Predicted 3D model of a 166-nucleotide RNA (c-di-AMP riboswitch aptamer (ydaO/yuaA leader)) from an uncultured Verrucomicrobiota bacterium. Its mean pLDDT, the model's own confidence on a scale to 100, is 76. It was read from a public genome assembly, where an Rfam model found it.
[in-house]
RNA sequence: CGUCGGUAGCAGCCUAAGUCAUCCGCCUUCCUGCGGAAUGACGCGGGGGAACCAACUUCCGCGGAGCGAUCCGCGGACGGGGCGAACGGCACCGGGCAACCGGGGCCAAGGUCACUUCCAAGACCAAGCCCGUCAGCUAACCCCGUCGGCAACUGGAAGGGCGAAC
Numbered sequence: 001c002g003u004c005g006g007u008a009g010c011a012g013c014c015u016a017a018g019u020c021a022u023c024c025g026c027c028u029u030c031c032u033g034c035g036g037a038a039u040g041a042c043g044c045g046g047g048g049g050a051a052c053c054a055a056c057u058u059c060c061g062c063g064g065a066g067c068g069a070u071c072c073g074c075g076g077a078c079g080g081g082g083c084g085a086a087c088g089g090c091a092c093c094g095g096g097c098a099a100c101c102g103g104g105g106c107c108a109a110g111g112u113c114a115c116u117u118c119c120a121a122g123a124c125c126a127a128g129c130c131c132g133u134c135a136g137c138u139a140a141c142c143c144c145g146u147c148g149g150c151a152a153c154u155g156g157a158a159g160g161g162c163g164a165a166c
Stems, first nucleotide, its partner, number of pairs: 006166002009162002012150003018042005023036004043146006053136001058077008079134001080131004088107003092103004110125004115159006
C1' cells in the first nucleotide's frame, strides 16, 4: 500500500419533488464553502397520442298504446376526464312530487410511521386541487412538473448499506 473478516458506531420523515453544470453575490491570497435566480443536462414523476382490443348513456315525473314484456311523446335531473392513499357506505338536517342538489356527523376501502421485509402494539391521514364539453388502451412522437410540509426516535426476527477509527 492492497485484499478479506470482525467489533463499535452511524444513517432524519411525507411527497415525483433531487443531483450536477453555467452565471451572479458573500467569505478567502488561493482552494474550499454558503446563498440566489435563470437556463441546460441527468434522474424521478405525470399527461396527451395509432393499430389490435374494448366501449357506444342512465334515472325521475306526467300522458298515451299494449294481456304482458315493453314502446312512444313531453318535461326535469345527472356532463366527461386528470393528479392524489384519500374508493365508497349509513342515517340526520335543508330545498324538491321525484330523480337529484347542499350541509355537517359516523363508519370505512386505502395510506404513513425513520435502511428493507415479516410479526405484534400504538398513533395519525382518509383531503384538496386541476382541465373546460374534450381525452379508453396505445408504439413512434409531443407536452408538463421537480413544490411544499414536518419530527425527536415502540418492540422482536431475518437480511442489507456506510467515509473514517480499532